[in-house]
RNA sequence: UCUGCUCAUUGGGGGUGUCGCGUACUGAGAGUCCGCUUUGACCGGACAACCCUUUGAACCUGAUCAGGAUAAUGCCUGCGAAGGGAAAUGGGCGGAAAUACCG
Numbered sequence: 001u002c003u004g005c006u007c008a009u010u011g012g013g014g015g016u017g018u019c020g021c022g023u024a025c026u027g028a029g030a031g032u033c034c035g036c037u038u039u040g041a042c043c044g045g046a047c048a049a050c051c052c053u054u055u056g057a058a059c060c061u062g063a064u065c066a067g068g069a070u071a072a073u074g075c076c077u078g079c080g081a082a083g084g085g086a087a088a089u090g091g092g093c094g095g096a097a098a099u100a101c102c103g
Stems, first nucleotide, its partner, number of pairs: 001096010011053004017025002019022001031047005059084003065078004
């Protein structure tokens, strides 16, 4: 100087489902508040927790997708060696090369 693995800090990215409405199901996470609204739904925003951060299946598109299961749902598998997708610094443990000095 380059590089492999790992950790931390800060910054950034993301989703919030189903119905039999319950100490319900799966999951890391299905939450609280506000706005719109006659109410509710949809939609938008803020915060919390959780996850992910190019080593990128966190998450989005395909998708009102396909097969299987379930009370139901991305619940499971495929799709997926598909296409997108958000960073810097520092520490630790190694590896390689070069230069200098000493023997």
This is a predicted structure of a 103-nucleotide RNA (TPP riboswitch aptamer (THI element)) from a Pseudomonadota bacterium. Its mean pLDDT, the model's own confidence on a scale to 100, is 77. Taxonomically the source falls in Pseudomonadota (Bacteria, Pseudomonadati). Rfam family: TPP riboswitch aptamer (THI element). The family has 115 seed sequences and 16,130 matches in Rfam 15.1.